This is a predicted structure of a 71-nucleotide RNA (Glycine riboswitch aptamer). Model confidence (mean pLDDT): 75 of 100.
[in-house]
RNA sequence: GAGACUCUCGAGAGAUCCGCUUACGCGGGCACCGAAGGGGUAAUGCUCUCAGGUAAAAAGGAAAGAGCCGA
Numbered sequence: 001g002a003g004a005c006u007c008u009c010g011a012g013a014g015a016u017c018c019g020c021u022u023a024c025g026c027g028g029g030c031a032c033c034g035a036a037g038g039g040g041u042a043a044u045g046c047u048c049u050c051a052g053g054u055a056a057a058a059a060g061g062a063a064a065g066a067g068c069c070g071a
Stems, first nucleotide, its partner, number of pairs: 003069001005067004014030001016029005031054003037050001038048004
């Protein structure tokens, strides 16, 4: 000491409307979010919102911390 892997932590925004469904949920409309990815920009910032997401849980999740490997 680039980088890989593992663990911890981890925000934002609709319990919106319509249709279908026993239900879970799915599709569409409108509104909205920024912290994977992607685009623009000199830029790690800002921005777009294509993808993704908008009660809790689950999933995803940048950054930070720790461990381990290590050009």
The model forms 88% of the base pairs in the Rfam consensus.